A computed fold for a 530-nucleotide part of an RNA from a metagenome, annotated as small-subunit ribosomal RNA, 5' domain. The RNAcentral record of the full RNA draws on SILVA.
Context: one part of a larger RNA
RNA sequence: GAACGAACGCUGGCGGCGUGCUUAACACAUGCAAGUCGAGCGCGAAAGUUUUCCUUCGGGGAAGCGAGUAGAGCGGCAGACGGGUGAGUAACACGUGGGCAACCUGCCCCUGGGUGGGGGAUAACCACUCGAAAGGGUGGCUAAUACCGCAUAAGACCCCGCCUUUGCGGAGGUGAGGUCAAAGGUCCUUCGGGACUGCCUGGGGAGGGGCCCGCGCCCGAUUAGCUAGUUGGUGGGGUAACGGCCUACCAAGGCGACGAUCGGUAGCUGGUCUGAGAGGAUGAUCAGCCACACUGGUACUGAGACGCGGACCAGACUCCUACGGGAGGCAGUAGCGGGGAAUAUUGCGCAAUGGGGGAAACCCUGACGCAGCAACGCCGCGUGGGUGAUGAAGGCCUUCGGGUCGUAAAGCCCUGUCAGGUGGGAAGAACCCUUGUUCCUUCGGGGGCAAGCUGACGGUACCACCAAAGGAAGCACCGGCUAACUCCGUGCCAGCAGCCGCGGUAAUACGGAGGGUGCAAGCGUUGUUC
Repeated sequence: GAACGAACGCUGGCGGCGUGCUUAACACAUGCAAGUCGAGCGCGAAAGUUUUCCUUCGGGGAAGCGAGUAGAGCGGCAGACGGGUGAGUAACACGUGGGCAACCUGCCCCUGGGUGGGGGAUAACCACUCGAAAGGGUGGCUAAUACCGCAUAAGACCCCGCCUUUGCGGAGGUGAGGUCAAAGGUCCUUCGGGACUGCCUGGGGAGGGGCCCGCGCCCGAUUAGCUAGUUGGUGGGGUAACGGCCUACCAAGGCGACGAUCGGUAGCUGGUCUGAGAGGAUGAUCAGCCACACUGGUACUGAGACGCGGACCAGACUCCUACGGGAGGCAGUAGCGGGGAAUAUUGCGCAAUGGGGGAAACCCUGACGCAGCAACGCCGCGUGGGUGAUGAAGGCCUUCGGGUCGUAAAGCCCUGUCAGGUGGGAAGAACCCUUGUUCCUUCGGGGGCAAGCUGACGGUACCACCAAAGGAAGCACCGGCUAACUCCGUGCCAGCAGCCGCGGUAAUACGGAGGGUGCAAGCGUUGUUC
């Protein structure tokens, strides 16, 4: 000098764009953050109101509407994404370049074939019943794109034979045998069927993932030896898949001064800061990867998890309890306590972008878009412009002549940014849907075009007008380094100080004042890096 997720002191007008718990991966009240589908399925209210009947005049019954709505349930898809954090990890975690002839892949795209015929249950519901609750138990009824046989098998898979090819591990083709499927729904119909969408089974793709390898990747030798599933083999198991991944047996290996092992520290990278570069430091925000979700462990479901807002077990902690037993997990978004020098609203909206479900309308979305708070940062703007000398008053200094603050002020003439007021007022919007029109049509509908409809921000940005110099400057420094000097006070005191050093009676170095210098809505200090 530059930089910062900064903090502290003094000060503080506006706007744009960013950024904002670096500490306790400490503990958390409350709300919200993952649902959706009735075009898979079976049930199915109530309040209220209308009519009618009864009435002890309080009201009660029935039927219709409410409404096949609300609601819960079965089933499907999503909940493995998105969002958070950096504890752990020195490791194929990450980066980079390769390999898988050792692998998987729901939804999506392209393409081939199929979708036949049966069965038994079970939630919801009803009855009874246990419990303070959380939650159950028994019996009975019922549906499906839920569940289970049977049929069929182009094909896939398994075993055996043959052929081709090969990187000699395998890949492709072919023949015999064996094993393996499925589900319907909506609309239209001339009732024959058709359209759309699902379902099953193949092949290919895209995107995503798993595994393996070369190289790179902090400090300590005052850590020198480490290792028993250890290193290799065989058989078996397990996985989507190779493998000591697991297991039994056999062999005795494997690693290490080119630093094993042990200890410490740490998420890694693109990047960021600095620097002429080489390098050094760093890893906030944004992006990629990894790991974690109260602590530890485990599996289930599933295309995918060993699963933040799923399950089970153990532990610590908190809460409820009728003492028998139960409930919970903010490192999601706000917010609270605590810790700390220090870090924000219990806001608005799904209008946009994106995501989940759905045929769609639509629903959900603390992702996201916005708003709020904070000079925390960067950038821009303003706090006025011109004129104005008897050089006013006043302050300070003075050699008492004067000098200086100083064209500075006042005065006069202007301007109108920002803030204030009045009025106008966007873009972000295109979809979906409705209407019209045109083309195609299997006449159900589909495509194009036009108009209408949809905005949290927000009556915001922006524009015009009104009024008015009116509301808007501080901070540090002035001995040398280093730009800027005098007076007074103090008297090795009080104090200053980054280094050198100032202060003991004339201190440009302490404190005040006048003046000056430098930056400026900031200026200094501290911390840290280069």
It matches the Rfam family "Bacterial small subunit ribosomal RNA". Gene Ontology terms of the family: structural constituent of ribosome and ribosome.